[in-house]
RNA sequence: GGCCCCUUGGCGAAAUGGGAACGCGGCGGUCUGCAAAACCGCUAUGAGCCGGUUCGACCCCGGCAGGGGCUU
Numbered sequence: 001g002g003c004c005c006c007u008u009g010g011c012g013a014a015a016u017g018g019g020a021a022c023g024c025g026g027c028g029g030u031c032u033g034c035a036a037a038a039c040c041g042c043u044a045u046g047a048g049c050c051g052g053u054u055c056g057a058c059c060c061c062g063g064c065a066g067g068g069g070c071u072u
Base pairs, nucleotide, nucleotide: 001071002070003069004068005067006066007065010024011023012022018055025043026042027041028040029039030038048064049063050062051061052060
């Protein structure tokens, strides 16, 4: 240099074109004499960045960036 894969909340991790699940953590509450446990609620103004396609994009296409792998 060429080719392939990955990039989603603080962390892990699904969905794979029409409501961003779930777990952990965090915050608030119920309970308790106080805690812990348990239970309830909230916690991604948008999904690495920029464009494009589409009525509609995390999801398809292109470029860029970062990480990983194969290879002359």
The RNA shown here (transfer RNA) has 72 nucleotides and comes from Bradyrhizobium sp. CW9. Model confidence (mean pLDDT): 81 of 100. Its Rfam family is "tRNA". By type it is a transfer RNA. The source organism's lineage runs through Bacteria, Pseudomonadati, Alphaproteobacteria, Hyphomicrobiales and Bradyrhizobium.